[in-house]
Molecule: transfer RNA
Organism: Candidatus Campbellbacteria bacterium CG22_combo_CG10-13_8_21_14_all_36_13
RNA sequence: GCGAGUGUAGUUUAGUGGUAUGACGCAAGCUUCCCAAGCUUGAAACCCGAGUCCGAUUCUCGGUACUCGCA
Numbered sequence: 001g002c003g004a005g006u007g008u009a010g011u012u013u014a015g016u017g018g019u020a021u022g023a024c025g026c027a028a029g030c031u032u033c034c035c036a037a038g039c040u041u042g043a044a045a046c047c048c049g050a051g052u053c054c055g056a057u058u059c060u061c062g063g064u065a066c067u068c069g070c071a
Base pairs, nucleotide, nucleotide: 001070002069003068004067005066006065007064010024011023012022018054026042027041028040029039030038047063048062049061050060051059
């Protein structure tokens, strides 16, 4: 330099054109003499920009970070 793949809560992960899922973690409450465990509730995320569309996390283009391959 060329090509391909991946980017989603603090961490990890599912997802598909229509208010984004689960787990761990965090906060509050219940339970307990206390702790741990357990139960309930809550907050928290689609890498950036542009385009298409009534509507984009998803489709298209460009950028960017990482990974892999070729040279």